This is a predicted complex of two RNAs, RNase P RNA and transfer RNA, with 439 nucleotides together. It holds a member of the Rfam family "Bacterial RNase P class A". Rfam classes the family as a ribozyme. About the family: Ribonuclease P (RNase P) is a ubiquitous endoribonuclease, found in archaea, bacteria and eukarya as well as chloroplasts and mitochondria. The coordinates come from a structure-prediction model, not an experiment, and the mean pLDDT is 82.
[in-house]
């Protein structure tokens, strides 16, 4: 001094004019008016997950379905989060990984190709044995039968690998080592785990499960437009199915529970107020346990709650980025709460701290 | 706000055990006709919304973004 890795954080700041919305309080008969308080995010989004709350049986069996998917812990819970293990990337700090099971079953592999599931002789090699030819013999020829998965070639994928021997030519045929499989012992405080070692087996189990389907664990449903209470208004009408062996809660089916006239369509009335609602798995500081996540104890703090609508506009100064000599221009991200939290995913101009790797140099 | 659907050709739509995408009607061209319509023969026209994965291969499967369409309260 360059390149880069991971973690946390901020996202403009002060001063005036004017304006909005909620809560309290004074004055006013009312409309309102004045004072004080508060008044958007890290993502408030996408609703992809989870969970609290609230109704349906304080939620019930079974089947069907849907969800995750190395292990092991954190949590209310989780497809999050930590940490291991494995596997791939990268010199390395670090990163990615829907990563159970095709020796339970079925099913797919288009096109090329000889062959595509326990396979196959197109070339191509041999022809050791058997046949034919030649020769008096030794032998030599054809490549008929047949042997060969070592070489080409096809495909994404051809049934371990390299090396020696061996063979007619070749082959785990046979040895060596390196992979694979079981099976034990050890390590990993338990577990994933060839992570280490000893023995056996010549090798038998190709590939797909974001294919059906096998295993294992978890899952009733519905959503604040849930739900209570109060007011108000009419044609408490019409039609159609089923009616106690019924229909509905109960969103697939059976079973069970529970109510007793229930569902749908047409037509008709209101589209007002109150609660839910914002003090919570809150937020911030210390200590203490754990590698961690995240737990426990002690103090402080209250920080939107709406009608879908409020939270802003303007000028000046200042900071930052481009531009320009230079005055000064320009521009200053991605968005915007709606019952309420905990994740995950997308969006996002610029900046700040913190720990840590490689290269180069210099001392 | 909350729950759910769909995207393939210029337009309307089809496409199932995942193997090189069709139909109708629209455009182009020729024949018929005196000329158009209609009829007949033939032709181009597609990153199947977008990226990423799974798989030897993806309109189809799986995840994430965009788009655009639907539904909903309360009494009798």
């Nucleotide at each position: 001094g360059g390149a880069g890795u991971c973690g946390g954080c901020c996202g403009g700041a002060c001063a005036g004019u004017c304006g909005c919305g909620u809560c309290g309080c004074a004055c006013g008969c009312a409309a309102g008016u004045g004072c004080a308080u508060c008044g958007a995010g890290g993502a408030a989004a996408g609703u992809c997950c989870g969970g609290g709350c609230u109704c349906c049986a304080c939620a019930g069996g079974g089947c069907a379905g849907a969800g995750u998917g190395c292990c092991a812990g954190g949590u209310a819970a989780u497809u999050c989060c930590u940490g291991g293990g494995c596997g791939g990337c990268g010199u390395g700090a670090g990163c990615c990984g829907a990563c159970g099971g095709c020796c339970a079953g079925u099913g797919c592999a288009a096109c090329a190709g000889a062959g595509a599931g326990c396979a196959g002789a197109c070339c191509g090699c041999c022809g050791a044995u058997g046949g034919c030819c030649c020769g008096a013999a030794a032998g030599g020829g054809c490549a008929c039968a047949g042997g060969u998965a070592a070489g080409g070639g096809u495909g994404a994928a051809a049934g371990g690998g390299u090396g020696c021997g061996g063979u007619a030519a070749g082959a785990g045929c046979g040895c060596a080592c390196c992979g694979c499989g079981u099976a034990c012992g050890g390590g990993g405080c338990c577990a994933a785990c060839g992570c280490c070692g000893u023995a056996c087996g010549g090798c038998a189990c190709g590939g797909u499960a974001a294919a059906c389907c096998c295993c294992a664990c978890u899952c009733g449903g519905a959503g604040c437009a849930a739900g209570a209470c109060c007011a108000a208004a009419u044609a408490g009408g019409g039609g159609a199915a089923c009616g106690a062996u019924a229909a509905c809660g109960c969103g697939g089916c059976c079973c069970g529970c529970g109510u007793u006239g229930u569902u749908c369509c047409c037509g008709g009335g209101u589209a007002g107020g109150u609660c839910g609602c914002u003090g919570g798995a809150g937020c911030c500081a210390g200590g203490c346990g754990g590698c961690g996540a995240c737990g426990c104890c002690u103090g402080g703090c209250c920080g939107a709650g709406a009608g879908g609508a409020a939270u802003g506009a303007c000028u000046g100064u200042c900071g930052c980025g481009c531009c320009g000599c230079a005055a000064g221009g320009c521009g200053u991200a991605c968005a915007g709460a709606a019952c309420c939290c905990g994740g995950c995913u997308u969006a996002c101009a610029g900046g700040c701290c913190g720990a840590c790797u490689c290269c180069a140099c210099c001392u | 706000g909350c729950c759910g659907g769909c995207a393939u050709a210029g337009c309307u739509c089809a496409g199932u055990u995942g193997g090189u995408a069709g139909a109708g009607c629209a455009a182009c061209c020729g024949c018929c006709u005196u000329g158009u319509a209609a009829g007949c023969g033939g032709u181009a026209g597609g990153u199947c919304g977008u990226c990423u994965g799974u798989u030897c291969g993806a309109g189809u499967c799986a995840g994430a973004c965009u788009g655009u369409c639907g539904g909903c309260a309360c009494c009798a």